[in-house]
RNA sequence: AAUGACAAAGGCAAACUUAUCGAAAGGUAAGGACGCAAAGCCACGGGUCUACCAUUCUUUUGAAUCAUGACAGCCGGGCUGCCAAAU
Numbered sequence: 001a002a003u004g005a006c007a008a009a010g011g012c013a014a015a016c017u018u019a020u021c022g023a024a025a026g027g028u029a030a031g032g033a034c035g036c037a038a039a040g041c042c043a044c045g046g047g048u049c050u051a052c053c054a055u056u057c058u059u060u061u062g063a064a065u066c067a068u069g070a071c072a073g074c075c076g077g078g079c080u081g082c083c084a085a086a087u
Base pairs, nucleotide, nucleotide: 002087003084004083011036012035016031017030018029019028020027021026034073040079041078042077044076045075046074047071048070049069054065055064056063057062
């Protein structure tokens, strides 16, 4: 350095519930653990979700498109990092 154990120390926390912010996706806090060796950080490439506004259609209700919004626990990439059996 690669690698990653039925190891040890420590860590994170899905669904769901409550509160709260948001138009929504979703965020935050507490509870809670499905899982995680980067489930730490960065929207850079792809992807996914949403659609207040905008545009188009529609007599109306409404529908479609759209990211500059969101997701790092979808895949890649970048940066950083705990532990140390075997090889």
Molecule: c-di-GMP-I-GGC riboswitch aptamer
Organism: Domibacillus robiginosus